[in-house]
Molecule: transfer RNA
Organism: Lactobacillus equicursoris DSM 19284 = JCM 14600 = CIP 110162
RNA sequence: CGCCCGUUGGUCAAGUGGUUAAGACGCUACCCUCUCAAGGUGGAGUCAUGAGUUCAAUUCUCGUACGGGUGA
Numbered sequence: 001c002g003c004c005c006g007u008u009g010g011u012c013a014a015g016u017g018g019u020u021a022a023g024a025c026g027c028u029a030c031c032c033u034c035u036c037a038a039g040g041u042g043g044a045g046u047c048a049u050g051a052g053u054u055c056a057a058u059u060c061u062c063g064u065a066c067g068g069g070u071g072a
Stems, first nucleotide, its partner, number of pairs: 001071007010025003018055001027043005048064005
């Protein structure tokens, strides 16, 4: 320097043009309990970033950043 793959809450992770972005762990409020844990019912918290295509983009295309692989 070229090519390929990946990036989704604090962590893991499903989704792949329209719907409400599913779920688990964690956090948190309440209930329960003599108290804690466990259990129950709720809540908050996410599409790396900039453009393009489209009526509509987390999803498709291109660039950038970061990580990984590979070739020279």